Transfer RNA from a Candidatus Micrarchaeota archaeon, 75 nucleotides, folded computationally. It matches the Rfam family "tRNA". The family's RNA type in Rfam is transfer RNA.

RNA sequence: GGGGCCGUGGUGUAGCCUGGCCUAGCAUUCGGGCUUUGGGAGCCCGCGACCCGAGUUCGAAUCUCGGCGGCCCCA
Numbered sequence: 001g002g003g004g005c006c007g008u009g010g011u012g013u014a015g016c017c018u019g020g021c022c023u024a025g026c027a028u029u030c031g032g033g034c035u036u037u038g039g040g041a042g043c044c045c046g047c048g049a050c051c052c053g054a055g056u057u058c059g060a061a062u063c064u065c066g067g068c069g070g071c072c073c074c075a
Stems, first nucleotide, its partner, number of pairs: 001074007010028004020058001030046005051067005
């Protein structure tokens, strides 16, 4: 220099191809409550996220373009 894949809560992940049913689901962590002599386990509730920008569209996590970052391959 060229090519491919990826980026979503603190962590892991689903949703993306096929736009709307999504003020984004699940697990775990954390906070609170119930239970217990106390703890653990269990149950209930809560907090918390679409890498950045632009475009298309009535509507974008999803499509398009650019940027940034990560991994891999070629040279």